A computed fold for a 74-nucleotide RNA from an Alphaproteobacteria bacterium, annotated as transfer RNA. Model confidence (mean pLDDT): 81 of 100. Lineage of the source: Bacteria > Pseudomonadati > Pseudomonadota > Alphaproteobacteria.
RNA sequence: GCGCCCGUAGCUCAGCUGUAUAGAGUGCCGGUUUCCGGAACCGAAGGUCGCAGGUUAGAAUCCUGCCGGGCGCA
Numbered sequence: 001g002c003g004c005c006c007g008u009a010g011c012u013c014a015g016c017u018g019u020a021u022a023g024a025g026u027g028c029c030g031g032u033u034u035c036c037g038g039a040a041c042c043g044a045a046g047g048u049c050g051c052a053g054g055u056u057a058g059a060a061u062c063c064u065g066c067c068g069g070g071c072g073c074a
Stems, first nucleotide, its partner, number of pairs: 001073007010026004029043004050066005
């Protein structure tokens, strides 16, 4: 330099155009329980879906360019 894949909550991931509000597990915080902790159960917070454009009535999802990461080729 070229090609392919990935980038969504602190972490691991789902979602692959469509019901105004983006989800799960785990973690953190609060509560119940317990002598205390753990476990279990309940609740809450946490995201401009890497960034910028484009397409569409509608984009996390499609297209383009950047940025970052991984693999292969040279």